[in-house]
RNA sequence: CUCUUAUCCAGAGAGGCUGAGGGACCGGCCCUGCGAAGCCUCGGCAACCUGUCCCAGCGGACCUACGUCCGAUGGAUGUGGUGCCAACUCCGGCAGAACGUCGUUUCUGGAAGAUGAGAG
Numbered sequence: 001c002u003c004u005u006a007u008c009c010a011g012a013g014a015g016g017c018u019g020a021g022g023g024a025c026c027g028g029c030c031c032u033g034c035g036a037a038g039c040c041u042c043g044g045c046a047a048c049c050u051g052u053c054c055c056a057g058c059g060g061a062c063c064u065a066c067g068u069c070c071g072a073u074g075g076a077u078g079u080g081g082u083g084c085c086a087a088c089u090c091c092g093g094c095a096g097a098a099c100g101u102c103g104u105u106u107c108u109g110g111a112a113g114a115u116g117a118g119a120g
């Protein structure tokens, strides 16, 4: 970088260095010298992978049997690996639908993006 797949209306920031940008892209609308982005330290959120533990039922293996083990689902925890800590992925972008309302409306799906896991 490409492909597959799951999730994206929840949650969680202080200090230091530094000094002008940032919110992917485009259009908006925002954030920002009351300090952007980046880096460092510490902290936190979450539960994707992983570790540990667990009730019950399910499937399988073993066993004369009691039962033992394994697996998926479920729950707890937060060991390790990522990720994340303004605004719903900040909103829209493409397509369709709804309406005693025709909208800066609402809803559904998609595209794009982000993150995890797996593969190349």
Stems, first nucleotide, its partner, number of pairs: 001120008013042005021031003025093004043085003048081002051077004058071005089112001094109005099103001